[in-house]
RNA sequence: GGGCCGGUGGUCUAGAGGCCGAUGAUCCGAUGCUUACAACAUCGGGGUCGACGGUUCGAAUCCGUCCCGGCCCA
Numbered sequence: 001g002g003g004c005c006g007g008u009g010g011u012c013u014a015g016a017g018g019c020c021g022a023u024g025a026u027c028c029g030a031u032g033c034u035u036a037c038a039a040c041a042u043c044g045g046g047g048u049c050g051a052c053g054g055u056u057c058g059a060a061u062c063c064g065u066c067c068c069g070g071c072c073c074a
Base pairs, nucleotide, nucleotide: 001073002072003071004070005069006068007067010026011025012024018057027045028044029043030042031041032040050066051065052064053063054062
């Protein structure tokens, strides 16, 4: 330099144009249970979906450029 895959709450992860005003787990807080703790149950908190543009009535999702990480080729 070329090709492919990925980047989504603090962490891991689902989603593949509209029902997403983003899923689940974990984490944190409260409550219940317990003599108490753990486990469990319920409720709550936390996301400018890597950045900037474009397409569209509508973009996490499609297109372009760039940034970061991984693999392969030279």

Transfer RNA from a Thermoplasmata archaeon, 74 nucleotides, folded computationally. Lineage of the source: Archaea > Methanobacteriati > Thermoplasmatota > Thermoplasmata. Rfam family: tRNA. By type it is a transfer RNA. About the family: Transfer RNA (tRNA) molecules are approximately 80 nucleotides in length. The coordinates come from a structure-prediction model, not an experiment, and the mean pLDDT is 82.